[in-house]
Molecule: RNase P RNA; transfer RNA
Organism: Oscillospiraceae bacterium
RNA sequence: UGAGCAGACUGGACGGCCGCGGGGGAUGAGCGAAAGCAAACCUGCGAGGAAAGUCCGGGCUCCAUAGGGCAGGAUAACGGCUAACGGCCGCCGGGGGUGACCCCAGGGAAAGUGCAACAGGAAACUACCGCCGCAGUUUAUCUGCGGUAAGGAUGGAAAGGCGAGGCAAGAGCUCACCAGCGGCAAAGAGAUUUGCCGGCUGUGCAAACCCUAUCCGGAGCAACACCGCAGAGGGACUUAUGCGUCGGCCCGACGCGUCCCGGGAAGGUGGCAUCGAGCCGAGGCGGCAACGCCCGGCCAAGAUAGAUGGCCGUCUACAACAGAACCCGGCUUACAGGUCUGGUCACAAU
RNA sequence: GCGGGUGUAGUUCAAUGGCAGAACACUAGCUUCCCAAGCUAGAUACGUGGGUUCGAUUCCCAUCACCCGCUCCA
Numbered sequence: 001u002g003a004g005c006a007g008a009c010u011g012g013a014c015g016g017c018c019g020c021g022g023g024g025g026a027u028g029a030g031c032g033a034a035a036g037c038a039a040a041c042c043u044g045c046g047a048g049g050a051a052a053g054u055c056c057g058g059g060c061u062c063c064a065u066a067g068g069g070c071a072g073g074a075u076a077a078c079g080g081c082u083a084a085c086g087g088c089c090g091c092c093g094g095g096g097g098u099g100a101c102c103c104c105a106g107g108g109a110a111a112g113u114g115c116a117a118c119a120g121g122a123a124a125c126u127a128c129c130g131c132c133g134c135a136g137u138u139u140a141u142c143u144g145c146g147g148u149a150a151g152g153a154u155g156g157a158a159a160g161g162c163g164a165g166g167c168a169a170g171a172g173c174u175c176a177c178c179a180g181c182g183g184c185a186a187a188g189a190g191a192u193u194u195g196c197c198g199g200c201u202g203u204g205c206a207a208a209c210c211c212u213a214u215c216c217g218g219a220g221c222a223a224c225a226c227c228g229c230a231g232a233g234g235g236a237c238u239u240a241u242g243c244g245u246c247g248g249c250c251c252g253a254c255g256c257g258u259c260c261c262g263g264g265a266a267g268g269u270g271g272c273a274u275c276g277a278g279c280c281g282a283g284g285c286g287g288c289a290a291c292g293c294c295c296g297g298c299c300a301a302g303a304u305a306g307a308u309g310g311c312c313g314u315c316u317a318c319a320a321c322a323g324a325a326c327c328c329g330g331c332u333u334a335c336a337g338g339u340c341u342g343g344u345c346a347c348a349a350u
Numbered sequence: 351g352c353g354g355g356u357g358u359a360g361u362u363c364a365a366u367g368g369c370a371g372a373a374c375a376c377u378a379g380c381u382u383c384c385c386a387a388g389c390u391a392g393a394u395a396c397g398u399g400g401g402u403u404c405g406a407u408u409c410c411c412a413u414c415a416c417c418c419g420c421u422c423c424a
Stems, first nucleotide, its partner, number of pairs: 001346003005342006012315007020046002023043003030037002048321001052332002055330005060220004067251004072216005078090004092106001093104004107211002112209002114205003128152002130148007160178002163175003179201001181198007224270004233261005242256004263423003278298004283294004351420007360374004368404001376392005397413005
């Protein structure tokens, strides 16, 4: 200098004017019988890294402060972190890359069932061709019986791979190396790794059923609690083998109604807006890390038709994806431009 | 906002992981003086992107689009 990898940050800035939504303070124009409401005024705040998708996990609320069994769902090497997780960190194994580094739904196919279309003899109790032996008949041919998975053909996949010995021909039949399985020993917290020994191999698919281990009660802020306004009832089932909480089923607990038609109100307050698994800190300690403990500081949007906008000037630019709705921790997806840090490879120079 | 469901020809629906089909509609031809009906032939699709698998409309994940339901009182 070029190429490439990983991580973090930013997401227009500054100044002026006008405007919008909440909070606090002071005051009390105006309204009201009063309590009180409240304008002008001052002050301070006002979207995001994803607020999104609603894919996971929790808080919170109600239903037996949550029950038993079946069914169902989720996850999947190992160790840890966490309130919890399908998340994160570390590590093991496998795969990719020259490398920095990246990816893996990564338990079990030797519990059982099922599937493997077409092709092929055979898709798991493999003999079509071929090779070898014996017999029919005497040689050949042919036929029958038997042995044989080395060779051919098919396929995504062919009964461990390859070489040597061996054999009538062959074959883990035997041997060396390699892969796999089992046992023993050592290291490690463990997955696992290394070494030795053994017999000789039992295809693939579990994001097919299934098995193993662990976890999961249901509904959701339109939950739920309170206040206010209005109003009109009628019919059908049934009194416990029914219905509701309660959901796919059974048991159990508690309660007594359930359904249809019709009627009324479409209001307010709390939940809910900083006290929290809270945020910031080149802080201290422990840990490789995720993270934990301590110390110091901070209080930061909040509506209910829903608030962030417009204009001017400067900077180098008409900034990208995009807008909270009970609240958090993650994941995933979308995203113009810019900044910083640490590794890698190639070339060149010193 | 919360919960649930569905994507296959132009439309309405099928299809056990193994060649995507039916009906109506469309196009062309035959028939007719012309049209309709009828007969024959043809074209047209698994929402999109990944993954598992030898092989995906089907199984899994993500994404996009559409549809449905959800207030209170007596």